[in-house]
Predicted 3D model of a 371-nucleotide RNA (Bacterial RNase P class A) from a Pseudomonadota bacterium. It is recorded under the gene name rnpB. Lineage of the source: Bacteria > Pseudomonadati > Pseudomonadota. It matches the Rfam family "Bacterial RNase P class A". Gene Ontology terms of the family: ribonuclease P activity, dimeric ribonuclease P complex and tRNA processing. Rfam classes the family as a ribozyme.

RNA sequence: GGAGUCGGCCAGACAGCCGCCGCGCAUGCAAAUGCGGGGAGGAAAGUCCGGGCUCCAUCGGGCGCGGUGCCAGGUAACGCCUGGGAGGCGUGAGCCUACGGAAAGUGCAACAGAAAGAUACCGCCCAAGCGCUCGCGAGAGCGACGGCAAGGGUGAAAUGGUGCGGUAAGAGCGCACCGCGCGGCUGGCAACAGCCGUGGCACGGCAAACCCCACCGGGAGCAAGGCCAAAUAGGGAAGCACGGCACGCCGCAAGGAGUGCCACCUGUGCCCACAGGGACUUCCGGGUAGGCCGCUUGAGGUGCACGGCGACGCGCAUCCUAGAGGAAUGGCUGUCCACGACAGAACCCGGCUUACCGGCCGACUCCUUUU
Numbered sequence: 001g002g003a004g005u006c007g008g009c010c011a012g013a014c015a016g017c018c019g020c021c022g023c024g025c026a027u028g029c030a031a032a033u034g035c036g037g038g039g040a041g042g043a044a045a046g047u048c049c050g051g052g053c054u055c056c057a058u059c060g061g062g063c064g065c066g067g068u069g070c071c072a073g074g075u076a077a078c079g080c081c082u083g084g085g086a087g088g089c090g091u092g093a094g095c096c097u098a099c100g101g102a103a104a105g106u107g108c109a110a111c112a113g114a115a116a117g118a119u120a121c122c123g124c125c126c127a128a129g130c131g132c133u134c135g136c137g138a139g140a141g142c143g144a145c146g147g148c149a150a151g152g153g154u155g156a157a158a159u160g161g162u163g164c165g166g167u168a169a170g171a172g173c174g175c176a177c178c179g180c181g182c183g184g185c186u187g188g189c190a191a192c193a194g195c196c197g198u199g200g201c202a203c204g205g206c207a208a209a210c211c212c213c214a215c216c217g218g219g220a221g222c223a224a225g226g227c228c229a230a231a232u233a234g235g236g237a238a239g240c241a242c243g244g245c246a247c248g249c250c251g252c253a254a255g256g257a258g259u260g261c262c263a264c265c266u267g268u269g270c271c272c273a274c275a276g277g278g279a280c281u282u283c284c285g286g287g288u289a290g291g292c293c294g295c296u297u298g299a300g301g302u303g304c305a306c307g308g309c310g311a312c313g314c315g316c317a318u319c320c321u322a323g324a325g326g327a328a329u330g331g332c333u334g335u336c337c338a339c340g341a342c343a344g345a346a347c348c349c350g351g352c353u354u355a356c357c358g359g360c361c362g363a364c365u366c367c368u369u370u371u
Base pairs, nucleotide, nucleotide: 001367002366003365004364005363006362007361008360009359010358012336013335014334015333016332017331018330020039021038023036024035025034026033027032041342045353046352048351049350050349051348052347053221054220055219056218065217066216067215068214069213070084071083072082073081074080085099086097087096088095089094100212101211105210106209107206108205121152122151123148124147125146130143131142132141133140134139160178161177162176163175164174165173179201180199181198182197183196184195185194186193187192225293226292227291228290235284236283237282238281239280243262244261245260246259247258249256250255264277265276266275267274268273300319301318302317303316304315306313307312337340
């Protein structure tokens, strides 16, 4: 100098003016006004996991359903994170992995291929047995309905690999090394690793196919849920003269509205008569409109010290950092630069995933050059 890996941070800057939503103080009966201060993100997103909170259900267990799946730890919890193991990729820093079980059962494997489970297309071999031919005979030659699976060929995958021996040809048939299974010892909490012995290896792959095993899981969600509470209509109670009887109508009924008469009340000073009257007032309870709470101080941020490889824990100090609800967080102007991406909170928090112009810092790796 070039190429790269991992981790962290920022997300146009500054100034002025005009607004919008909360908060505090002051004035004001209130409406409001003035001053001060706060006002989106690393993903606020997808709503994919986990929890808090709220209501409902709930002794416990089983079936079913869903999820998770190497080991240990962290955490409120997780499918997240940290550390480790194993396998794979990379020269390396480093990265990736649903990574339990295929001798419990069922199933699947396109095309090709003889066969995807028990098979032989090409091929190899006649040692024994068999068949044919030749030979007097010993025997020789040929062959498959016999033996083999080394080689070729198909395939993503063909029943351990390499080598030597062995054989008619072959073959874990025998042996050495590697791999695999089993047993033991050692190290490790464990996953696992190393060593020793042993079995010639017999039953290949797929479980993000059904399934088996182990573990986990009650349901719904802030439109959760709670409080206050009009007008109108309807329900109940009390006061008052606020009632009684009859008739038909509607209705299954409870009951409802109506007509007539009597009683009662009010007015015309009283009787008669006439006219008018069937309410009104107060209280209680439910629900609606509306308002308030839930609502943002929290598994919180920052700094220091300690424990731990680390995730993280613990102690002290310090800080307060949106809270709307038809939904605020904006607009204009000026200056500058590297010319500005993805994107907008709606109960809260921990994760994952996805989107994203660019810039800065730290640690590390490889190549080249110079000293």